[in-house]
Molecule: FMN riboswitch aptamer (RFN element)
Organism: Liquorilactobacillus capillatus DSM 19910
RNA sequence: UAGUUUCUUCGGGGCAGGGUGUAAUUCCCGACCGACGGUAACAAGCUUAGUGCUUGAAGUCCGUGACCCGCUUUGUGCGGUGGAUCUAGUGAGAAUCUAGAACCGACAGUUAAAGUCUGGAUGGGAGAAGAAAAAG
Numbered sequence: 001u002a003g004u005u006u007c008u009u010c011g012g013g014g015c016a017g018g019g020u021g022u023a024a025u026u027c028c029c030g031a032c033c034g035a036c037g038g039u040a041a042c043a044a045g046c047u048u049a050g051u052g053c054u055u056g057a058a059g060u061c062c063g064u065g066a067c068c069c070g071c072u073u074u075g076u077g078c079g080g081u082g083g084a085u086c087u088a089g090u091g092a093g094a095a096u097c098u099a100g101a102a103c104c105g106a107c108a109g110u111u112a113a114a115g116u117c118u119g120g121a122u123g124g125g126a127g128a129a130g131a132a133a134a135a136g
């Protein structure tokens, strides 16, 4: 202590109110939510005053994970699949800022079709933090 190995801990949120109906948190009006890493013209703080440092900042920009499919030596691993953004403003520059308007959301179940209920799941997991060891 960057990397390596081992171990420990952590690691996802959300239908208020109303309508129809025998029945719906599933339909309709409306409401609400946004995993992990990266990027950063924003914000806060620091400052030796250098667009320097630290921290935070994107659901729809890049990548990852969960679910699903296939293969499999059944170890997990490998491969596949995989949702969604525009307009205006400012500016040298906007995929991230500001404003407005949109859009998206695995599988199984259900007195009635689910991003939000129940279940697989006291699971898995991208990854985060910490500890130790060897080696350099």
Stems, first nucleotide, its partner, number of pairs: 001135001004133007017029003031116002033105002035064004042056005059103002068080004085101005107119003